This is a predicted structure of a 158-nucleotide RNA (SAM riboswitch aptamer (S box leader)). Its mean pLDDT, the model's own confidence on a scale to 100, is 76. Its Rfam family is "SAM riboswitch aptamer (S box leader)". About the family: The SAM riboswitch is found upstream of a number of genes which code for proteins involved in methionine or cysteine biosynthesis in Gram-positive bacteria. Of the family's consensus pairs, 88% are formed in the model. It was read from a public genome assembly, where an Rfam model found it.
C1' cells in the first nucleotide's frame, strides 16, 4: 500500500488485574456484558494458510512397441527407393529405484502467524425466482437463491 492470490455455514476457554461498554465503520436489527464489556497479562486448547514428514493416485520422467511427417547421414541411383540416427505424435504396453509437479472433506504438529458467543451474528448494492399488495407491467414488502461490495486472517509483490 484502492497490489495479487486463497480462505471465510467446521471448530476451540478457564484464570488473574481492569470496571462499562462490546459484537470493524455508518444506519436499522438482533445479541453479549455488573453471574463483570474492552484492553493487558499467564496457562490451555482449536485449525492446518506457511513449514515439515509419511501413504495413496496421477502427470513429467524412463524402458519398450506402433504410427505419419520432418531432418540429417550412408548405399543404390536420378522417378527416387531402403537402411540407419535424431525430433515431433499416440485415451499403445511396463518400470516407478533416484528427481520435479499436483490431487486428496488423507496422515503429522516442533515452529512462524492466526483464531477460541452467534454464517464475517444478520441486512444494506445487482441479479434470478416465489408469496402478499383483489388481474397484467411497473413498484412496493416478505421469503429463498446467486453473485458483488467491504472486512478478517495467511501466503506472496513492491
Nucleotide at each position: 500500500c484502492g497490489c495479487u492470490c486463497a480462505u471465510c455455514c467446521a471448530g476451540a476457554g478457564g484464570g488473574g488485574c481492569a470496571g462499562a461498554g462490546g459484537g470493524a465503520c455508518a444506519c436499522g436489527g438482533c445479541c453479549c456484558g455488573u453471574u463483570g464489556a474492552a484492553g493487558c497479562c499467564c496457562c490451555g486448547g482449536c485449525a492446518a494458510c506457511c513449514c515439515u514428514c509419511c501413504a495413496g493416485c496421477c502427470g513429467g520422467u524412463c524402458u519398450c512397441c506402433g504410427u505419419c511427417g520432418c531432418c540429417g547421414c550412408a548405399c543404390a541411383g536420378u522417378g527416387u527407393g531402403u537402411g540407419c540416427g535424431g525430433c515431433c505424435c499416440g485415451c499403445g504396453a511396463g518400470g516407478c529405484u533416484c528427481c520435479c509437479g499436483g490431487c486428496u472433506c488423507g496422515g503429522g504438529a516442533a515452529g512462524g502467524u492466526g483464531c477460541c458467543a452467534a454464517u464475517u451474528c444478520c441486512g444494506u448494492c445487482u441479479c434470478g425466482c416465489g408469496g402478499c399488495g383483489a388481474g397484467a407491467u411497473g413498484c412496493g414488502u416478505c421469503g429463498c437463491g446467486a453473485g458483488g461490495a467491504a472486512g478478517a486472517u495467511g501466503a506472496g509483490g513492491a